[in-house]
RNA sequence: AACAACUAAGGGCAAACUCACCGAAAGGUGAGGGCGCAAAGCCUCGGGCCUAAGGGCGAGGAGUCUAUGGCGGCCGGGUUGCCUUA
Numbered sequence: 001a002a003c004a005a006c007u008a009a010g011g012g013c014a015a016a017c018u019c020a021c022c023g024a025a026a027g028g029u030g031a032g033g034g035c036g037c038a039a040a041g042c043c044u045c046g047g048g049c050c051u052a053a054g055g056g057c058g059a060g061g062a063g064u065c066u067a068u069g070g071c072g073g074c075c076g077g078g079u080u081g082c083c084u085u086a
Base pairs, nucleotide, nucleotide: 012037013036017032018031019030020029021028022027035073041079042078043077045076046075047074048071049070050069054066055065056064057063
C1' cells in the first nucleotide's frame, strides 16, 4: 500500500407511518420519524419489479397490450470514496 473480515468513536444516510406540495398513476420533493444501511454516495448499462397518462386492439364500453413514466433501500454492472483496531 492492496484485498478480506471484525470492533470502537465521531459523523453520514433514512424504511414504515404522519403532514404539505408535485404527479394520471407508480412515485417524487420538503418537514417530522427511525426500520435498517460501510457505499442505503453517484449512473437506468443489463435483468427484475411497479404504474399505464398518451397510444394500439376493441363499433362503443368493459377489458387488454404498451414506457417515452418510475423503483439505485430488488439483483448484477460501471464509477467515486471517510475513520479506527488486530
Source information: c-di-GMP-I riboswitch aptamer from Syntrophothermus lipocalidus DSM 12680, 86 nucleotides, folded computationally. The sequence is in RNAcentral, with records from Rfam and Ribocentre. Taxonomically the source falls in Syntrophothermus lipocalidus (Bacteria, Bacillati, Eubacteriales, Syntrophothermus). Of the family's consensus pairs, 95% are formed in the model. The coordinates come from a structure-prediction model, not an experiment, and the mean pLDDT is 79. RNAcentral records the identical sequence in 2 taxa.